Predicted 3D model of a 145-nucleotide RNA (FMN riboswitch aptamer (RFN element)) from Oceanobacillus indicireducens.
It was read from a public genome assembly, where an Rfam model found it.
C1' cells in the first nucleotide's frame, strides 16, 4: 500500500409573507431544500516541465449507478414472526445558449422532480412507522501479500 475478517463511531434538508375558507405549514401567489459513490473543461493547494504536465482535495437534485418505502420467492437461517439474510422486481425530473479539443456537470437563462400512512382541505418541507433502515464514509485490530 493492497486483499480479506472483526468490530466501533458516523451517516438528510426544507413552506417565512400574504390570499380563500369554518376548516389549508396540504389548495392558490410566493418561498425554501437536494442521501450515497461514479464522472468531471470549475476551484484551491502542492509539485514541476520543452509543455495547455503531474499529485491530492473539491464540484451534478433532473448524466451512470445507487440507499431509505412498496411488491415477490420452487432459495438460506432462526428465537417460529406481520422476523433476518439473499436474489428479483418496481422507483422522480433538463432543455437551450455561450467558451472550449472536449462539458445534460462550468457560465448565463428558462423549466422540472420529490416513497408510504395520517390529517377539520389535496403535503418534497407537518405529524406517523423512525431511538428503525441505510447507500455510504472514517478509524481500530487480526490475517495474507
Nucleotide at each position: 500500500c493492497a486483499a480479506u475478517a472483526a468490530c466501533u463511531u458516523c451517516g438528510g434538508g426544507g413552506c417565512a409573507a400574504g390570499g380563500u375558507g369554518a376548516a389549508a405549514c396540504u389548495c392558490c401567489u410566493u418561498a425554501c431544500c437536494g442521501g450515497c459513490g461514479g464522472u468531471g473543461u470549475u476551484c484551491a493547494a502542492g509539485u514541476g516541465u520543452u509543455a495547455u504536465g503531474c499529485u491530492u482535495g473539491u464540484a451534478a437534485g433532473u448524466c451512470c449507478g445507487u440507499g431509505a418505502c412498496c411488491c415477490g420467492u420452487a432459495c438460506u437461517c432462526u428465537u417460529u414472526a406481520g422476523g433476518a439474510g439473499a436474489c428479483g422486481g418496481u422507483g422522480g425530473a433538463g432543455c437551450u445558449g455561450g467558451u472550449g479539443u472536449a462539458a445534460u456537470u462550468c457560465c448565463a437563462g428558462c423549466a422540472c422532480c420529490g416513497a408510504c400512512a395520517g390529517u377539520u382541505a389535496c403535503a418534497g418541507u407537518c405529524u406517523g412507522g423512525a431511538u428503525g433502515g441505510g447507500a455510504g464514509a472514517a478509524g481500530u485490530u487480526g490475517u495474507u501479500g